[in-house]
Molecule: transfer RNA
Organism: Candidatus Omnitrophota bacterium
RNA sequence: GGGCUGGUAGCUCAAUGGUAGAGCAGCUGGCUCAUAACCAGUUGGUCGGAGGUUCGAUCCCUCCCCGGCCCA
Numbered sequence: 001g002g003g004c005u006g007g008u009a010g011c012u013c014a015a016u017g018g019u020a021g022a023g024c025a026g027c028u029g030g031c032u033c034a035u036a037a038c039c040a041g042u043u044g045g046u047c048g049g050a051g052g053u054u055c056g057a058u059c060c061c062u063c064c065c066c067g068g069c070c071c072a
Base pairs, nucleotide, nucleotide: 001071002070003069004068005067006066007065010024011023012022013021018055026042027041028040029039030038048064049063050062051061052060
């Protein structure tokens, strides 16, 4: 330098054009003599950045940034 792949909640990951979600973690309550476990509820997002297409973009296109793999 070229190709492929990933970037979404604190962490691990879904959502393949039409309201951004799950598990764990956190918080509150219940249960218990107490803690853990368990049960109920709940908070948390500039969807890596900038443009473009579209009535509408996490999703499609272009460029850039960061991580991984391969080729040279």